[in-house]
Molecule: transfer RNA
Organism: Chlamydomonas reinhardtii
RNA sequence: GCCGGGAUAGCUCAGUUGGUAGAGCAAAGCGUUGAAAAUGCUUGGGUCACCGGUUCAAGUCCGGUUCCUGGCA
Repeated sequence: GCCGGGAUAGCUCAGUUGGUAGAGCAAAGCGUUGAAAAUGCUUGGGUCACCGGUUCAAGUCCGGUUCCUGGCA
């Protein structure tokens, strides 16, 4: 340099055909216990990497940029 995959909550990851962004773990609170651990319930937490475009509507489609990763040279 060329080709491909990825970027979504603190972490690991889903998100189908474009139609109100989710799970598990973690955190906080409550219950339980003599006290813990474990477990149950509840709650909070998001500039969907960035900049544009298309659309009534974009995490999703299109173009560009950045970063990570694999292959070829």